The prediction has a mean pLDDT of 88. This is a predicted structure of a 351-nucleotide part of an RNA (large-subunit ribosomal RNA, domain IV) from an anaerobic digester metagenome. The full RNA is in RNAcentral, with records from SILVA.

Context: one part of a larger RNA
RNA sequence: CCUUCGUUAAGGAAUUCGGCAAAAUGGUCUCGUAACUUCGGGAGAAGAGACACCUCUGAGGGUGAAGGGCGGACGCCCGGAGCUUUUGGGGGGCACAGGAGAACGGCUCUAGCGACUGGUUACCAAAACCACAGGUCUCUGCAAACUCGGAAGAGGAUGUAUAGGGGCUGACACCUGCCCAGUGCCGGAAGGUUAAAGGGAGAGGUUAGCGCAAGCGAAGCUUUGAACUGAAGCCCCGGUGAACGGCGGCCGUAACUAUAACGGUCCUAAGGUAGCGAAAUUCCUUGUCGGGUAAGUUCCGACCCGCACGAAUGGUGUAACGACUAGAGCGCUGUCUCAACGAAGGGCCCG
Numbered sequence: 001c002c003u004u005c006g007u008u009a010a011g012g013a014a015u016u017c018g019g020c021a022a023a024a025u026g027g028u029c030u031c032g033u034a035a036c037u038u039c040g041g042g043a044g045a046a047g048a049g050a051c052a053c054c055u056c057u058g059a060g061g062g063u064g065a066a067g068g069g070c071g072g073a074c075g076c077c078c079g080g081a082g083c084u085u086u087u088g089g090g091g092g093g094c095a096c097a098g099g100a101g102a103a104c105g106g107c108u109c110u111a112g113c114g115a116c117u118g119g120u121u122a123c124c125a126a127a128a129c130c131a132c133a134g135g136u137c138u139c140u141g142c143a144a145a146c147u148c149g150g151a152a153g154a155g156g157a158u159g160u161a162u163a164g165g166g167g168c169u170g171a172c173a174c175c176u177g178c179c180c181a182g183u184g185c186c187g188g189a190a191g192g193u194u195a196a197a198g199g200g201a202g203a204g205g206u207u208a209g210c211g212c213a214a215g216c217g218a219a220g221c222u223u224u225g226a227a228c229u230g231a232a233g234c235c236c237c238g239g240u241g242a243a244c245g246g247c248g249g250c251c252g253u254a255a256c257u258a259u260a261a262c263g264g265u266c267c268u269a270a271g272g273u274a275g276c277g278a279a280a281u282u283c284c285u286u287g288u289c290g291g292g293u294a295a296g297u298u299c300c301g302a303c304c305c306g307c308a309c310g311a312a313u314g315g316u317g318u319a320a321c322g323a324c325u326a327g328a329g330c331g332c333u334g335u336c337u338c339a340a341c342g343a344a345g346g347g348c349c350c351g
């Protein structure tokens, strides 16, 4: 010097990203216990007091001796000593200290997120992530949908729409606005387009024949092949947002100023409703005001100018819960001012 421990004057978070670590709290009984609340909780809230030993004594529990009674007995009744145990009261002395050792919650306030118990990156992340009960949409009538499998077959299910599969949301409370133009899905079938197939007009090759020749050219074989018929789909017509998604700009205007309830205009499928808002979202930004501090880029409450919240990719609240995140306080401390001493084991030096 390192590791693991013990103690420490005065101060007590001044340390630090942050009370990380340590300290502190701790048991039983009695008293006492707030906001809020889904009336269950919160709650061991918080906060107080007592506790060992000796002696005297009250009450209760267990066991039940001696003795007495009955007496047909190896039993019954009365009786209460002694021992033991629980709890209460009075008195006493000792120590700094009586749950004297070990074991054995620190607490409170405010906010965010997630309702909760649970699950997760085996081996750097336990969380606000996943799941969840609940909500909702959609598919599925049973040889179900769907999944595995070339198939047989199996699961679904020895179930049957109060059932099963899939998607989204995520207790509960109050709610969930507008847009169907695009994309998707569902429905429709009049018209347009459209495959194989059917169809076979026509065309080419070949040559019996005809012709003086140029050439024409039946049948057959062969190479092609128009019209026409022809489904779904697409176009088309509707519907549908707890389907994918989207939810404007400019200019003017009130008797101080400022602002604009109001007006004009352009565009759109429609121009963001309720609620919330510098937020896990705010760039400018340490916004501005208030609170807390002597001093606060964090925190809490407001404001609204929302760069770029917003309603089941849910919105806003919310008791309880959380090894979650942020801020504050009490207690407590070697975290620190600022270090010291001691112990054990290493390192190092000598042998």
Base pairs, nucleotide, nucleotide: 001346002345003344004343005342006341007340008339010337011336014335019332027051028050029049030048031047036041038171053092054091055090056089057088058087059086060085061084062083063082067078068077069076070075094098106330107329108328109327110326111325112324113322114321118130119129134169135168136167137166138165139164140163146155147154148153172317173316174315175314177247178246179245182244183243184240185239186238187237188236191235192234193233197229198228202224203223204222205221206220209216210215248266249265250264251263252262275309276306287303288302289301290300291299